Predicted 3D model of a 475-nucleotide part of an RNA (small-subunit ribosomal RNA, 5' domain) from an uncultured bacterium. Its mean pLDDT, the model's own confidence on a scale to 100, is 86.
[in-house]
Context: one part of a larger RNA
């Protein structure tokens, strides 16, 4: 001197963009934040012009692995970067071929029954794009012979599903060379541990797992131990090498009370799915049941400190649906907060007998000070009325949460609006009173013991100005 997710005093007019628990990954009370399809199914209800319409609890399908949050863990193929090879990849898009014929059941429902609830049990009945069989098969295994193995329909009169194979696309999994803090007062670490046959296992390669053999493997080019910490692109100083740093916004990773497993799927070992154990908080009828804000408001708590239980799907984006649509605290707005940055204003031109008052004086002055009074003229900005958007894009039409916002016009009247800090040297800016090593001050020198420019107060004066000073902290 720059910078800052700030903290505090004192102050305080508006607007644009932005940022807003850095601390307890501490507990959380209400409400939302993932639902959708009736053009897959049978059903039950409402309404009816008896043609149909509309709703949905249930079987089914897609989605609930994306979005949104946090930074506990993690010094690692986490993450950069650049190279690989043994794989997968639902929806999308190109291309070939197919879409034949059978069967049995389960839910809604109907009886009867258990519990306080939660939620069941048992017996009947049924539909499907639910489930299984049989037929084809360009594929898959095989050296071959052979053996394996799909498929579904719907609305409706051309559209849309199914099934198989190839290729793209897109998205994930793997390997590996190189960069990735501290500390040697941490020097030896290792037993599936280092390879190698064999069998298993994965979507895939590999001790990945498992029998056997082998006695390796890493380490002063720092192994193992400990602390500490998500990592980048970036951001902050710096003239640059560098140092610091990883808030917001964007890639990757990792977690979801804690610890542990799976299932399902194309994909999760799954934030608002499942089981188990723990701990904590609720409900009971004591048998036995619920739950998980590190979503988005919002509470309690801890802290020096961080917001509204707002509006809306109108725009972008996303699920689902053939589409109307529905659903969306993703988003897109508004509110709070001077938290930052950027811009405006708080008027402007004239005005000297340099009024008054106030401070000082040597009583002549000087200073505040063109500053006010005064006179003239704009109205940015305020106050009122009038108009009033663009953001909308879908064949036409309809459609705007912001918002009667932003803007434009007229009226009206200097009106509605200035502080903070410092003034002894770094350091721009000086005097009087008061006080009397006291009361204080103070960043470092150092100030105060009777004239203190250094403390208090005043009167000037200097900076900055909606700000100003102070604190943490980083170059």
């Nucleotide at each position: 001197g720059g910078a800052c997710c700030u903290u505090u005093g004192c102050u305080g007019g508006c607007g644009g963009u932005a940022u807003g628990c850095u601390u307890a990954a501490c507990a959380c009370a209400u409400g939302c934040a993932a639902g959708u399809c009736g053009a897959a199914c049978g059903g039950u209800g409402u309404c009816u012009u008896c043609g149909g319409a509309c709703a949905u609890a249930g079987u089914g399908g897609c989605g609930g692995a994306c979005g949104g949050g946090u930074g506990a863990g993690u010094a690692a193929c986490g993450c950069g970067u650049g190279a690989g090879a043994a794989u997968c990849u639902a929806g999308c898009u190109u291309c070939a071929g197919g879409u034949c014929u059978g069967g049995g059941a389960c839910a809604a429902c109907c009886a009867c029954u258990g519990g306080a609830a939660a939620c069941g049990g048992u017996g009947g009945c049924u539909a499907a794009u639910a489930c299984c069989g049989g037929a084809u098969g360009u594929g898959c295994c095989g050296g071959a012979a052979g053996g394996u193995g799909a498929a579904a329909g719907g609305c409706u009169u051309g559209c849309u599903g199914c099934c198989u194979g190839a290729a793209g696309a897109u998205g994930a999994g793997c390997u590996c060379g190189c960069g990735u803090c501290c500390g040697a007062u941490u020097a030896g670490c290792u037993a599936g541990u280092a390879g190698g046959u064999g069998g298993g296992g994965u979507a895939a390669g590999a001790g990945c797992c498992u029998a056997c053999c082998u006695a390796g493997g890493c380490g002063a080019c720092g192994a193992u131990c400990g602390g500490u910490a998500g990592c980048u692109g970036g951001u902050c100083u710096g003239a640059g090498a560098g140092g610091a740093u990883g808030a917001c916004c964007a890639g990757c990773c990792a977690c979801a009370c804690u610890g542990g497993g799976a299932c399902u799927g194309a994909g999760a070992c799954a934030c608002g799915g499942c089981c188990c154990a723990g701990a904590c908080u609720c409900c009971u009828a004591c048998g036995g049941g619920a739950g998980g804000c590190a979503g988005c408001a919002g509470u309690g708590g801890g802290g020096a400190a961080u917001u509204u239980u707002c509006c809306g799907c109108a725009a972008u984006g996303g699920g689902c649906g053939a589409a109307a649509g529905c659903c969306u605290g993703a988003c897109g707005g508004a509110g709070c907060a001077a938290u930052a940055c950027c811009g405006c204003g708080u008027g402007a031109g004239g005005g000297a007998g340099g009024a008054a008052g106030g401070c000082u004086c040597u009583u002549g002055g000087g200073u505040u000070g063109u500053a006010a009074a005064c006179c003239u003229c704009u109205u940015u900005u305020c106050u009122c009325a009038g108009g009033g958007a663009a953001g909308a894009a879908c064949a036409c039409a309809a459609u705007g949460a912001c918002g009667g916002u932003a803007c434009c016009u007229g009226a009206g009247g200097a009106a509605u609006c200035a502080g903070c800090a410092u003034c002894g040297g770094c350091u721009a800016a000086c005097u009087c009173c008061g006080u009397g090593c006291c009361a204080g001050c103070a960043g470092c020198c150092g100030c105060g013991g009777u004239a203190a420019u250094a403390c208090g107060g005043a009167g000037g004066a200097u900076g900055c100005a909606a700000g100003c000073g102070u604190u943490a902290u980083c170059c």